[in-house]
Order: sequence, then C1' cells, then structure tokens
RNA sequence: UGUUUAAAAAGCCAAACUCGUUGUAAAGCGGGGACGGAAAGCCACGGGUCUUUCAAUGGCGAAAGAUGGCUGGGUUGCAAUA
Repeated sequence: UGUUUAAAAAGCCAAACUCGUUGUAAAGCGGGGACGGAAAGCCACGGGUCUUUCAAUGGCGAAAGAUGGCUGGGUUGCAAUA
C1' cells in the first nucleotide's frame, strides 16, 4: 500500500415510531428510541423511486426539488491479519 472481515478489542452510526421545528410537498434538522449497518462517513455524476409545476389525453413528455439506510460510481477513515 492492497485484499479480506473468520476471531478479538476499542468504539461509531441510527430504521420504524414519537415530540418539537422548517417546507405546498417529497423530505430535512434537533431530542427520545433501536430495525439494522464493515463504511448506515462524505459526494446528487448515471440509473431508479418519490414530490411539485407545466404540458398531453391518439402519441411523446419537460423543468425544479427530494432520496447516499434503492443502486452504480468517486473519495476519506478505525482495528486486526485466519
């Protein structure tokens, strides 16, 4: 430096739900709470899904946003070495 996560140790994050708050909404933030997670750390470039607006209604959609715990990818990190 790379691979791997069988064993061990130190730890870390936090689903649903709930309270408060922001937003038209999807959803975000903070507190409680743990379903789970070897990156469930970070990034919206691609795909998917969701929301709003416009369009169309024979056919074809477009724009803005959300989602990293949907997925591909990029990047950074702890421990150990079967």

c-di-GMP-I riboswitch aptamer from Methylobacter marinus A45, 82 nucleotides, folded computationally. Its mean pLDDT, the model's own confidence on a scale to 100, is 83. Lineage of the source: Bacteria > Pseudomonadota > Gammaproteobacteria > Methylococcaceae > Methylobacter marinus.